[in-house]
This is a predicted structure of a 1549-nucleotide RNA (small-subunit ribosomal RNA) from a Myxococcota bacterium. The source organism's lineage runs through Bacteria, Pseudomonadati and Myxococcota.
RNA sequence: UAAGUGGAGAGUUUGAUCCUGGCUCAGAACGAACGCUGGCGGCGUGCCUAACACAUGCAAGUCGAACGUGAAAGGGCUUCGGCCUGAGUAAAGUGGCGCACGGGUGAGUAACGCGUGGGUAAUCUGCCUCCGGGCGGGGGAUAACGGGUCGAAAGACCCGCUAAUACCGCAUAAGACCACGGCCUCGAGGGGUUGUGGGAAAAGGUGGGGAUCUUCGGACCUAUCACCUGGAGAUGAGCCCGCGUGCCAUUAGGUAGUUGGCGGGGUAAUGGCCCACCAAGCCGAAGAUGGCUAGCUGGUCUGAGAGGAUGAUCAGCCACACUGGAACUGAGACACGGUCCAGACUCCUACGGGAGGCAGCAGUGGGGAAUAUUGCGCAAUGGGGGAAACCCUGACGCAGCAACGCCGCGUGUGUGAUGAAGGCCUUCGGGUCGUAAAGCACUGUGAGGUGGAACGAGCCGCCGGGGGCUAAUACCCUUCGGCCCGACGGUACCACCAGAGGAAGCACCGGCUAACCCUGUGCCAGCAGCCGCGGUAAUACAGGGGGUGCAAGCGUUGUUCGGAAUUAUUGGGCGUAAAGCGCGUGUAGGCGGACCAUUAAGUCUGGUGUGAAAUCCCUCGGCUUAACCGAGGACGUGCAUUGGAUACUGGUGGUCUUGAGUCCUGGAGAGGGUAGCGGAAUUCCCAGUGUAGAGGUGAAAUUCGUAGAUAUUGGGAGGAACACCGGUGGCGAAGGCGGCUACCUGGACAGUGACUGACGCUGAGACGCGAAAGCAUGGGUAGCAAACAGGAUUAGAUACCCUGGUAGUCCAUGCCGUAAACGAUGGGUGCUAGUUGGUGCGGGUAUUGACCCCUGCGCUGACGAAGCUAACGCGUUAAGCACCCCGCCUGGGGAGUACGGCCGCAAGGCUAAAACUCAAAGGAAUUGACGGGGGCCCGCACAAGCAGUGGAGCAUGUGGAUUAAUUCGACGCAACGCGCAGAACCUUACCUGGUCUUGACAUCCCAGGAAUCCUGCUGAGAGGUGGGAGUGCCCUUCGGGGAGCCUGGAGACAGGUGCUGCAUGGCUGUCGUCAGCUCGUGUCGUGAGAUGUUGGGUUAAGUCCCGCAACGAGCGCAACCCCUGCCUUUAGUUGCCAGCAUUGAGUUGGGCACUCUAAAGGGACUGCCGGUGUCAAGCCGGAGGAAGGUGGGGAUGACGUCAAGUCCUCAUGGCCCUUACGACCAGGGCCUCACACGUGCUACAAUGGCCGGUACAAAGGGUCGCGAUACCGUGAGGUGGAGCCAAUCCCAAAAAACCGGUCUCAGUUCGGAUUGGAGUCUGCAACUCGACUCCAUGAAGUCGGAAUUGCUAGUAAUCGCGGAUCAGCAUGCCGCGGUGAAUACGUUCCCGGGCCUUGUACACACCGCCCGUCACACCAUGGGAGUUGGUUGGACCAGAAGUCGCCGUGCUAACCGCAAGGAGGCAGGCGCCCAAGGUCUGAUGAGCGACUGGGGUGAAGUCGUAACAAGGUAGCCGUAGGGGAACCUGCGGCUGGAUCACCUCCUUU
Repeated sequence: UAAGUGGAGAGUUUGAUCCUGGCUCAGAACGAACGCUGGCGGCGUGCCUAACACAUGCAAGUCGAACGUGAAAGGGCUUCGGCCUGAGUAAAGUGGCGCACGGGUGAGUAACGCGUGGGUAAUCUGCCUCCGGGCGGGGGAUAACGGGUCGAAAGACCCGCUAAUACCGCAUAAGACCACGGCCUCGAGGGGUUGUGGGAAAAGGUGGGGAUCUUCGGACCUAUCACCUGGAGAUGAGCCCGCGUGCCAUUAGGUAGUUGGCGGGGUAAUGGCCCACCAAGCCGAAGAUGGCUAGCUGGUCUGAGAGGAUGAUCAGCCACACUGGAACUGAGACACGGUCCAGACUCCUACGGGAGGCAGCAGUGGGGAAUAUUGCGCAAUGGGGGAAACCCUGACGCAGCAACGCCGCGUGUGUGAUGAAGGCCUUCGGGUCGUAAAGCACUGUGAGGUGGAACGAGCCGCCGGGGGCUAAUACCCUUCGGCCCGACGGUACCACCAGAGGAAGCACCGGCUAACCCUGUGCCAGCAGCCGCGGUAAUACAGGGGGUGCAAGCGUUGUUCGGAAUUAUUGGGCGUAAAGCGCGUGUAGGCGGACCAUUAAGUCUGGUGUGAAAUCCCUCGGCUUAACCGAGGACGUGCAUUGGAUACUGGUGGUCUUGAGUCCUGGAGAGGGUAGCGGAAUUCCCAGUGUAGAGGUGAAAUUCGUAGAUAUUGGGAGGAACACCGGUGGCGAAGGCGGCUACCUGGACAGUGACUGACGCUGAGACGCGAAAGCAUGGGUAGCAAACAGGAUUAGAUACCCUGGUAGUCCAUGCCGUAAACGAUGGGUGCUAGUUGGUGCGGGUAUUGACCCCUGCGCUGACGAAGCUAACGCGUUAAGCACCCCGCCUGGGGAGUACGGCCGCAAGGCUAAAACUCAAAGGAAUUGACGGGGGCCCGCACAAGCAGUGGAGCAUGUGGAUUAAUUCGACGCAACGCGCAGAACCUUACCUGGUCUUGACAUCCCAGGAAUCCUGCUGAGAGGUGGGAGUGCCCUUCGGGGAGCCUGGAGACAGGUGCUGCAUGGCUGUCGUCAGCUCGUGUCGUGAGAUGUUGGGUUAAGUCCCGCAACGAGCGCAACCCCUGCCUUUAGUUGCCAGCAUUGAGUUGGGCACUCUAAAGGGACUGCCGGUGUCAAGCCGGAGGAAGGUGGGGAUGACGUCAAGUCCUCAUGGCCCUUACGACCAGGGCCUCACACGUGCUACAAUGGCCGGUACAAAGGGUCGCGAUACCGUGAGGUGGAGCCAAUCCCAAAAAACCGGUCUCAGUUCGGAUUGGAGUCUGCAACUCGACUCCAUGAAGUCGGAAUUGCUAGUAAUCGCGGAUCAGCAUGCCGCGGUGAAUACGUUCCCGGGCCUUGUACACACCGCCCGUCACACCAUGGGAGUUGGUUGGACCAGAAGUCGCCGUGCUAACCGCAAGGAGGCAGGCGCCCAAGGUCUGAUGAGCGACUGGGGUGAAGUCGUAACAAGGUAGCCGUAGGGGAACCUGCGGCUGGAUCACCUCCUUU
């Protein structure tokens, strides 16, 4: 500073993170379409598909002032014959101009087609404008018309008449043209001027008229229009050139008129445009040729821009007009509404023949998701003709249809809280729709009505007047006044009338993304742009309420750009994510050292021209505003031309030495090739010794061996490879190279001087080299060894292991050309801290020295500044900072595959897609979890022991089966003697049957009655139905009222062991009494996270100590609590008894010392000593002590895990039932029984059984109770009742033990199941279905397979006792004491756990993940005998119309000629070219195709287990063979392999 005003992201890969990367969304736009909805107006826009076919009408005519003809209707007159008028009109014809414009479409075209800028000295241009000159004098025809003929028609032919601005001679005519010249000029066939010769023009019409002439028409003059000739201009057009203008290289070679020349033809004009001849060129990787696609542009959409996409409407150019070909006319066409021919199609036909071309405007059919009226008018603008009036004009102006788009307006405004009714929700209180409605008061846009009423109109013409021109009051020009002309349209607009009246929808509401509740549904129905919702509490489906966003529209779909820096010029990358060619040599190309000069191509700057208009932008203006429109401006980043600048780049010339190279000297080296030589070892052969095995493996076997192996000794043969040295040592471009010697040969390096003078770098194509495997031919073959065979292993074992063994491995020659050909890192140059090794060659100092120290160059390692990186890491050997060149990448799968091409003998290699499919696939790092990874450490985890379980019988629980029911729950550890601390009824939830319906239970209301007690009948009972007794408490105004209880009644409601433990609370189990789990602040990291919590020690312990970018803290551990072990104090009955007395007896007196009881204390803390340890924590040992390192036991359970268990303890959301899924009752069931499992009891016996005798506990319980003594019974038990509310009485006998006896190894004097009989007790009742007792019976079982459990001390084992539940019922459970062991070397292994570390493709976390075949379904695709139609090349045949050429004997008005005839012309014929058509043969893209190949997708198919951990044989790459399959094996390679040890190197001290 008018024309600068501008750039946003999100979702989705993961347990989480960062990165890479794709997919998706939010924006804008549209000639749109579809769905729902729809009041008005303005301005625009409207077949994107079938350049498919078209009925009908219209879209190009006009001129009588160029010409000759020339009606009719109607009207008038009439003598009825006709005449006049209509009218020289209509009409047709000749002629002129137009029809090449305007309008449509986008098929073709990848091209000078278009765009842009130039050229034309290589050109044309009707009408128009200006200038010069001219327009004389003749001739012959012909259409119309008349007559005739043919034809259905279209139309044609013959004869006759006639005019012209039609046609034709003649005259005249100019450097206008041609030929030959001259002069001037210029840029090529240019311009100017000029000499001689030559041939070449015309037309008249109309108006007016004074003089003159007149045949009275006129001539003539004048004006005007027209005509001829020439020049100039304007406009338009042709041709040529530079530059720009799509995809495919899986199109790489194309081309014979092809490229050029000379000569000619042709054209307005250049030119192979065409022809003859000559030459052999021309185009192409900067993409020729071919294929596919496409009209191009101004612009339009988008975008910050650069770009990308697009080419409707408007405008410029091009092309086309049914398809193909062709010319004619003309100024202009090879002609949309012209001609000819061919073809297809449609129509007419008398079948002979004809007609047609809407991609003009309307309209029709068809196609399609889809695109309008067979409208009005020439009033305006524009066009054609005309002198003009005027005519024509589907151009155009308008109207109609369509929300198709843009813009504007309206559907009311104010007030109005009982926050109405109603809906929805609700925690039931309320909230919300909501001032919203109603009501009240207003307004009047718009719709409706009434009335008025335009702009667009200016011309032209006519009438009247003035001026100019003129001889003229003609004509013409100009001016003033009046008249005439409007499709739209009585429309816009204005005024008035009445009255809120007729005018709101659509989408969305899980996140992205603005907007939330209820109900229904129940992985169904459905939604979905991506992520994803839906399996009973869905803000995601459907409906409702509410809300949000837009609004006469709103959504959806499609398309484009954006976001996407996701093709990256602006503005990306390639170690591991996709991406460096295996390596070199080198062509084109790209890039290139220092100095000087010059040039001015690039570059920079100024001027000029152009960049059409419209559009975009700015300013102003016009419609009430806006959209829209107008005016002016700005822009148009470009191209061309011209002037200037010269730093840089380029060109040219000159110079230089630092880049590069050459020469000389020197040493290092598995660099390459050829030939020869050597020893060790394996194998084989021969011989000796020697005897029964050898070999091989995890263990074996196949195999070899008494025909003498293996072992050993000697000799021999042959092939292959070269131990030690040997080394992150060396060499090479890479692949690769390893015994020794010789020869041939490449490269690098160091040192020194000299020389050349930019000779350089890179390198598309190209060429060469290129491990292993493999191929061909010929050799060779010791060992090894794909294939193969056998043996093992295994569920199988086409494998891993073993025994054999062939190709091959080796050599020569030739192919192949690939590898994890890797540093997963292209080459070159320069720059940017260091430290420390190795190796080669030097220099300095100093030497006895190969030492040491300093230092230069090359190569090769490690660690590291800065910096970079997503991180890991890289870091002078860069992955840092820069420059140059090449290669490569663009989501995963399909696929490095198919097809095509090239290469190869083959195997195969190189190049390299698509359909389809997915919402990811990936990289690095983090936290976990896991590993048939590692380290450290715990635990009755193993081991060492003891006793069991698993076998038997029984008990009990469970499964299963059964049943009317066998109620339900619990299911690895952590369900199964569990809920159940006790099912005959009850319990009880189940079944059968009988009953009840405000209910068995709670609250409220009404009525009656107190409650309560006794009792009859009926019934299985529940229940039903009667009778009788009997009134209390509180208040009182004496009427009554109240509380409580009972009965009856109505409805709210009760009730549910019905469902969901995966909606929940609470409680519980488990890991686990394991030592862990976290936080704050700080620090590190982009981040997830890390650190702390890791490390060194130590502990039972994240216990403590030390160290440390950490410092602290919390929940856990420990301690505090209880029991127990020792002592003290207090207290002394019901306990106790030392001493005294007493008794049958602690029975009593007495006592409280002891025991004991039960309260309070003490005691133990690594406190002390020694050792050890880091001066620590601690550990070891010892002392003392009742107890020693947590003394023993218990209670106590971190963050969390298991959607663990429980809705049947309880509570509770939701759902369900409501004369039943509620409630009551009787009976039955939970107790069944072929079987299977768990937990137990009792045993199998002599460490025992039985009989008799004798001792010693603890802890408990007891009044609906325990119940003594006594008596009865073999016994269970009964009778009976003392005592006891319990340190008093009772249960209560403890048992094992001990003593004595007996049994003597057996299915027993073991064992007690089962069964028969008889009883006892409890209870309303022991049938289903109790316990116990007695007599009798006397089963299995003789120590238990695989497997498996508990326990580390007062423990295991063993023995009994008590309690809860309970009327009764205990082998279970919970407790109590008695007796009372064995063993632990140790941590390799099994299981579980903790910490650190490592790998991971796992994260639902190894019960993980995951691969391939097979089977099924669907989808797209390759091959495929062929087949169908399309495009196209080549060769040949044929050849319409037509131009051109030749002929033209036939015909022939104008001119010549007296004539004959000629000139010229026409028909016709022939020839060249050529469209359609035909034949043959190729190429190419598409459709279909039996069958076939692989691929993809698909909740629960089959086989295996290949990969991820050392994935159980490390994996992978290339190659070869083999195999149902993943795969296996051989050879070579890689680490993108774990683990252990060793070596080397580095860092730090």
Its Rfam family is "Bacterial small subunit ribosomal RNA". Its family is annotated with ribosome and structural constituent of ribosome in the Gene Ontology.